Source information:
A computed fold for a 113-nucleotide RNA from a soil metagenome, annotated as SAM riboswitch aptamer (S box leader). Rfam family: SAM riboswitch aptamer (S box leader). About the family: The SAM riboswitch is found upstream of a number of genes which code for proteins involved in methionine or cysteine biosynthesis in Gram-positive bacteria. The model forms 97% of the base pairs in the Rfam consensus. The RNAcentral record of the sequence draws on MGnify.

């Protein structure tokens, strides 16, 4: 870089560090009551295991397919909806720098090329 699923849920606890974080850009926020980084720790279930079914199939086998688990391995995640908005379109009356819905972009992670 291409495809694809998914993205309103959970974890948010210690120890170290010491001043920044929340992708961008605008907002709004979070932090010396301790932020980023690490380490433990924990959540979760994407992929690998492991088990149970379904379809194929001669087969109790392999491959798909779907569940289920969470001892292991591989990643990820552990403030707010991806924190909210940015583009399109629709709908509301109080016509504003408004509120709402739906869809794209962008992005985040996983997995395959």
């Nucleotide at each position: 870089u291409c495809u694809u699923a998914u993205c309103g849920a959970g974890a948010u606890g210690g120890g170290u560090g010491g001043a920044g974080g929340g992708a961008u850009c605008g907002g709004c926020c979070c932090c010396g009551u301790g932020a980023a980084g690490c380490c433990c720790g924990g959540c979760a279930a994407c992929c690998a295991g492991a088990c149970a079914g379904g379809a194929u199939g001669c087969a109790u086998a392999a491959c798909c397919c779907c569940g289920u688990u969470c001892c292991u391995g591989g990643u990820g995640c552990c403030a707010a909806a991806u924190c909210c908005g940015g583009c399109a379109g629709g709908c509301u009356c109080u016509u504003g720098u408004a509120g709402c819905c739906u869809g794209a972009a962008a992005g985040a992670u996983g997995a395959g090329a």